[in-house]
RNA sequence: GUGUUCGUAGCUCAGCGGAUUAGAGCACUGGCCUCCGGAGCCAGGGGUCGGGAGUUCGAAUCUCCCCGAACACG
Numbered sequence: 001g002u003g004u005u006c007g008u009a010g011c012u013c014a015g016c017g018g019a020u021u022a023g024a025g026c027a028c029u030g031g032c033c034u035c036c037g038g039a040g041c042c043a044g045g046g047g048u049c050g051g052g053a054g055u056u057c058g059a060a061u062c063u064c065c066c067c068g069a070a071c072a073c074g
Stems, first nucleotide, its partner, number of pairs: 001073007010026004028044005050066005
């Protein structure tokens, strides 16, 4: 340099045949329980989907550019 895959909550990921209001587990906060803590149960906060542009009535999802990561080739 070229090609492929990937980038979604603090972490690990799902959603990627366009409209089901962005979700799960862990973590975090509060409550219940307990002598205290842990475990368990209940409730809650947290992201506008790497950045930008385009297509569309509508984009995390399709297209293009850029940034970053991994792998392959040279």
This is a predicted structure of a 74-nucleotide RNA (transfer RNA) from a Candidatus Blackburnbacteria bacterium. RNAcentral holds the sequence, with entries from ENA. The organism belongs to Candidatus Blackburniibacteriota, within Bacteria. It matches the Rfam family "tRNA". Gene Ontology term of the family: triplet codon-amino acid adaptor activity. It is annotated as a transfer RNA.